[in-house]
Context: one part of a larger RNA
RNA sequence: CUGGGCGUAAAGGGCGAGUAGGCGGUUUAAUAAGUCAGAUGUGAAAUGCCAGGGCUUAACCCUGGAACUGCAUUUGAAACUAUUAGACUUGAGUGCAGGAGAGGAAAGUGGAAUUCCCAGUGUAGCGGUGAAAUGCGUAGAUAUUGGGAGGAACACCAGUGGCGAAGGCGACUUUCUGGACUGUAACUGACGCUGAGGCGCGAAAGCGUGGGGAGCAAACAGGAUUAGAUACCCUGGUAGUCCACGCCGUAAACGAUGAGUGCUAGGUGUAGAGGGUAUCGACCCCUUCUGUGCCGGAGUUAACACAAUAAGCACUCCGCCUGGGGAGUACGGUCGCAAGACUGAAACUC
Numbered sequence: 001c002u003g004g005g006c007g008u009a010a011a012g013g014g015c016g017a018g019u020a021g022g023c024g025g026u027u028u029a030a031u032a033a034g035u036c037a038g039a040u041g042u043g044a045a046a047u048g049c050c051a052g053g054g055c056u057u058a059a060c061c062c063u064g065g066a067a068c069u070g071c072a073u074u075u076g077a078a079a080c081u082a083u084u085a086g087a088c089u090u091g092a093g094u095g096c097a098g099g100a101g102a103g104g105a106a107a108g109u110g111g112a113a114u115u116c117c118c119a120g121u122g123u124a125g126c127g128g129u130g131a132a133a134u135g136c137g138u139a140g141a142u143a144u145u146g147g148g149a150g151g152a153a154c155a156c157c158a159g160u161g162g163c164g165a166a167g168g169c170g171a172c173u174u175u176c177u178g179g180a181c182u183g184u185a186a187c188u189g190a191c192g193c194u195g196a197g198g199c200g201c202g203a204a205a206g207c208g209u210g211g212g213g214a215g216c217a218a219a220c221a222g223g224a225u226u227a228g229a230u231a232c233c234c235u236g237g238u239a240g241u242c243c244a245c246g247c248c249g250u251a252a253a254c255g256a257u258g259a260g261u262g263c264u265a266g267g268u269g270u271a272g273a274g275g276g277u278a279u280c281g282a283c284c285c286c287u288u289c290u291g292u293g294c295c296g297g298a299g300u301u302a303a304c305a306c307a308a309u310a311a312g313c314a315c316u317c318c319g320c321c322u323g324g325g326g327a328g329u330a331c332g333g334u335c336g337c338a339a340g341a342c343u344g345a346a347a348c349u350c
Stems, first nucleotide, its partner, number of pairs: 004321003007304002012318001014201003021194003025088007033081002035077008049065006091191001092188003095184004103177007110154001115149007125136002162169002206247006215241002220236004258317006266295011299306002323350003332343004
């Protein structure tokens, strides 16, 4: 290389837009690069293979043949691939008409609750636990009423509901803005799919600078528990959590399932949109498309299970795997302020 694989055994890149490359709808004509056929030349000899022969046999040697699957030139074929020119509309995109949505960014606003401050009422406890204690409280706490401050998060609605490529997104209003879906079939006419590198996005934690700081809370302190208790429980509590800008670039970044296209029984929910029937109208009933669930047949699978949202049947492109440990380590390189990330072995051992 061929070959076998990637839900759970090793293995799908965290996700996207996209460069090179690979692959690519229907149809007409031309060309003849790939492709196919013929011819010519060449493909040294020896070796190897086949047939025959010579040494008593064999090894060895000799003769002949096929072959040397290749390359070059030339003559043809035109189905397929390719190229060029033209045409088409079903793939793709645009337009038009609609409705849905926690999609994104910014600004503003609201109510409940916690904490703190001030004032009133009020008096000896409060808090906490398995039980306690630390802690708070006669300098008046807890409780309760009124007023104020500040930060963070948005109960109910809420739903295997919705939106987003993924990460993720949930109070309300306004502004700006991305995408998807349904219907129509006016326009373009293959403009498509995938995508090595590179580029961008990317939870939490962490880092830098400046703000902010209510609650919660690594570290830390104290009280308990215990043989001990650097824990679990309790009382406190700082980074952090929040905002702006910049960095980091990782997660069980999971559906542990790459993207795209086509095909292959059904049943039943649910979300958005459309058509029909019916009706005064709404509901009901039938039906189409898109999404999201459950059950299930064929088929697949080691089994579990998957089953039109495939792990079925096929094609295209990318990524990845090749016994366990050593090890996602060492070394080198690139990136980073650092933490570290990415790339990534071997000896040895079973």
Record summary:
The part of an RNA shown here (small-subunit ribosomal RNA, central domain) has 350 nucleotides and comes from an uncultured Bacillota bacterium. The coordinates come from a structure-prediction model, not an experiment, and the mean pLDDT is 86. The full RNA is in RNAcentral, with records from ENA and SILVA.